Model confidence (mean pLDDT): 81 of 100.
This is a predicted structure of a 74-nucleotide RNA (transfer RNA) from a Clostridia bacterium.
NCBI's taxonomy places the organism under Bacteria, Bacillati, Bacillota, Clostridia.
Rfam family: tRNA.
């Protein structure tokens, strides 16, 4: 320098043939249980999807640019 892949909650990931209020697990907090804790069960908080622009009635999803990480080649 070129090609490709990834970026979504504190962490690891799903969702990506466009459709409304974006989800699971772990973790955190609260409650139940217990003599107290652990386990278990219930509930809650927490992200407008790396950033900007465009297309569209509608974008996490499509297009462009850009930032960060990774792989391969030179």
């Nucleotide at each position: 320098c070129u090609a490709c892949c990834c970026g979504u909650a504190g962490c690891c990931c799903a969702g990506c043939u466009g459709g409304a209020u974006a989800g699971a697990g772990c973790g955190u907090c609260a409650g139940a249980c217990u003599c107290c804790g652990a386990c278990u069960c219930u509930g809650a908080a927490g992200g407008c999807c790396g950033a900007a622009g465009g297309u569209u009635c509608g974008a996490a999803u499509c297009c462009u640019u850009u930032c960060g990480g990774g792989u391969a080649g030179g």